Predicted 3D model of a 77-nucleotide RNA (transfer RNA) from Marine Group III euryarchaeote CG-Epi1. The coordinates come from a structure-prediction model, not an experiment, and the mean pLDDT is 81. Rfam family: tRNA. By type it is a transfer RNA. Its family is annotated with triplet codon-amino acid adaptor activity in the Gene Ontology. Lineage of the source: Archaea > Methanobacteriati > Thermoplasmatota > Thermoplasmata > Candidatus Thermoprofundales.
RNA sequence: GGGCCAGUAGCUUAGCUAGGUAAAGCGAUCGGCUCUUAACCGAUCGACCGUGGGUUCGAAUCCCAUCUGGCCCGCCA
Numbered sequence: 001g002g003g004c005c006a007g008u009a010g011c012u013u014a015g016c017u018a019g020g021u022a023a024a025g026c027g028a029u030c031g032g033c034u035c036u037u038a039a040c041c042g043a044u045c046g047a048c049c050g051u052g053g054g055u056u057c058g059a060a061u062c063c064c065a066u067c068u069g070g071c072c073c074g075c076c077a
Stems, first nucleotide, its partner, number of pairs: 001073007010026004020057001027045006050066005
């Protein structure tokens, strides 16, 4: 220098192929249950989808640029 993959809630991940209400588990808070705790059950909290643009009636999803991390290839020595 070139190619590929990943970035979505506090954490771990779906959703992207084929654009149409952003989900799950854990966590936190509150409540139920229990003599109490744990476990279990319910509710609530929480992400403008790495960043900036473009296309579109509509973008996490498509296009361009860019940042971070990982893998592979190449060049110099």